[in-house]
The prediction has a mean pLDDT of 76. This is a predicted structure of a 378-nucleotide RNA (Bacterial RNase P class A).

RNA sequence: CGAUUCAGGCAGACUGUCGCGGGUCGGGAAAGCCGGCGCGAGGAAAGUCGGGACAGCACAGAGCACCAUACUUCUUAACAGGAAGGUGCCCGCAAGGGCAACAGCAAGUGCCACAGAAACAUACCGCCUUGAGCAAGUCGAAGGGUAAGGGUGAAAACGCGAGGUAAGAGCUCACGCAUCGGGUGGCGACAUUCCGGUGAGGUAAACCUUAUGGGCUGCAAGUCCAAGUAUAGAGACAAUGGGGCCUCGGCCUCGAACGGGCUGCUCGUCCGUCGUCUCAGGGUAGGGCGCUUGAGCCUGCGGGCGACCGCAGGCCUAGAGAAAUGACAGUCGCCCCGCAAGGGGAACAGAAUCCCGCUUAUUCGCCUGUAUCGCUAA
Numbered sequence: 001c002g003a004u005u006c007a008g009g010c011a012g013a014c015u016g017u018c019g020c021g022g023g024u025c026g027g028g029a030a031a032g033c034c035g036g037c038g039c040g041a042g043g044a045a046a047g048u049c050g051g052g053a054c055a056g057c058a059c060a061g062a063g064c065a066c067c068a069u070a071c072u073u074c075u076u077a078a079c080a081g082g083a084a085g086g087u088g089c090c091c092g093c094a095a096g097g098g099c100a101a102c103a104g105c106a107a108g109u110g111c112c113a114c115a116g117a118a119a120c121a122u123a124c125c126g127c128c129u130u131g132a133g134c135a136a137g138u139c140g141a142a143g144g145g146u147a148a149g150g151g152u153g154a155a156a157a158c159g160c161g162a163g164g165u166a167a168g169a170g171c172u173c174a175c176g177c178a179u180c181g182g183g184u185g186g187c188g189a190c191a192u193u194c195c196g197g198u199g200a201g202g203u204a205a206a207c208c209u210u211a212u213g214g215g216c217u218g219c220a221a222g223u224c225c226a227a228g229u230a231u232a233g234a235g236a237c238a239a240u241g242g243g244g245c246c247u248c249g250g251c252c253u254c255g256a257a258c259g260g261g262c263u264g265c266u267c268g269u270c271c272g273u274c275g276u277c278u279c280a281g282g283g284u285a286g287g288g289c290g291c292u293u294g295a296g297c298c299u300g301c302g303g304g305c306g307a308c309c310g311c312a313g314g315c316c317u318a319g320a321g322a323a324a325u326g327a328c329a330g331u332c333g334c335c336c337c338g339c340a341a342g343g344g345g346a347a348c349a350g351a352a353u354c355c356c357g358c359u360u361a362u363u364c365g366c367c368u369g370u371a372u373c374g375c376u377a378a
Stems, first nucleotide, its partner, number of pairs: 001374004006369005012332007020040002023037005042348001046359002049357005054218004061267004066214005071085005086102001087100005103209002108207002110203003124150002126146004133139001158176002161173003177199006183192003222289004231280001233279005241254005257273006296315008334345004
């Protein structure tokens, strides 16, 4: 100097004129009024894929079913997120990057087509032995042994070499592989050129088992004020018992029964008692709260490999309500071309209860730093 990798950041700034929305202070009887001050759309606001805060059911549960997650440790309010690692596989010379529906087949039950003799189990060909018979020769029935060789297949008694044997076989030995137990290191997943045992599989994206977690609905959640009328409606259901008080009309309480709420069911629990639920019909629908001070942001110090955590100090930065956050001009800045003058360019894209992630889009995009590789010079 060039290329690559990883991490972080930026997404224009200032001034003037005019025009919008909220807040706050002052004036004003008040206002759609006047004035001062200050604020006003992102890194993804997008998707609605995850997790919550918050609100209601509701005072709040248990069991089953169902669903989700699944290597380890840490982190977080929580997550299927993030950080650091492990195992297997892949890309790259490397720094690095990617994938895994990553728990369990030694709990049980299944499945492995076709081919092949045989797929939780063997003998088709073959080899050895024995030898009936016969036309008497490397002919050969019946029997016994074998799993080294060959064939089939995705997979056939772990692989390879030697010894041994009638022929063979982990039968024996050396080396290796898988798995189990122990030792050692590590918080752990795991590792191990240490010791010993065993040597017939694969499949859980098959049923299943194990561990952990999960109530539902969602700001159109909800809450307050105002306004307003019609039930001549229809249907499903019931129990009226005990005790107490009293002005004898009624009130309170307990149990049972009925109706309804709490996820799909069960238990349990809560509300109501001419009450609850369902269907049909009619009336009103305006304003306020929720609504922006937060698991908030910035700076410094400390802890940690890191994600992140702790302490101290500082800051307040939209809240619209059919939808505001803009337009014009000048100066400067950034990127590209050019010796210069000068010329050109700036993407993806707009808050709607809020926050934390994930995914997607993106400029001839730019800047800073770490590391790797290559070239060159001293």

It was read from a public genome assembly, where an Rfam model found it. Rfam family: Bacterial RNase P class A. From the family's description: Ribonuclease P (RNase P) is a ubiquitous endoribonuclease, found in archaea, bacteria and eukarya as well as chloroplasts and mitochondria.